Annotation: The RNA shown here (c-di-GMP-I riboswitch aptamer) has 91 nucleotides and comes from a Deltaproteobacteria bacterium. It was read from a public genome assembly, where an Rfam model found it. Its mean pLDDT, the model's own confidence on a scale to 100, is 90. Its Rfam family is "c-di-GMP-I riboswitch aptamer". Gene Ontology term of the family: cyclic-di-GMP binding.
RNA sequence: GACCGAAAAGGGCAGACCAUUCGAAAGGGUGGGACGCAAAGCCACUGGCCUAAGUUCCGGGAAACCGGAAUACGGUCGCAGGGUUGCCGGC
Repeated sequence: GACCGAAAAGGGCAGACCAUUCGAAAGGGUGGGACGCAAAGCCACUGGCCUAAGUUCCGGGAAACCGGAAUACGGUCGCAGGGUUGCCGGC
């Protein structure tokens, strides 16, 4: 330095759910809590997935407005790939 994670040690992170908070929502923060995780550390770069405030279009309406469709400039790194850093052990 590359590859691997069976056993071990010291540890680390924390799903669902609950409380609270931010947000239009998806989702995020904090505390509790552990389903799991060897990068479940970090980066939305590529694809996927989620959401649709705003915008555009369509329908209704005198209007205010109501309903529908499309759309990320919003998210997800605990969906995969990629980038980057890193503990212990094996080889």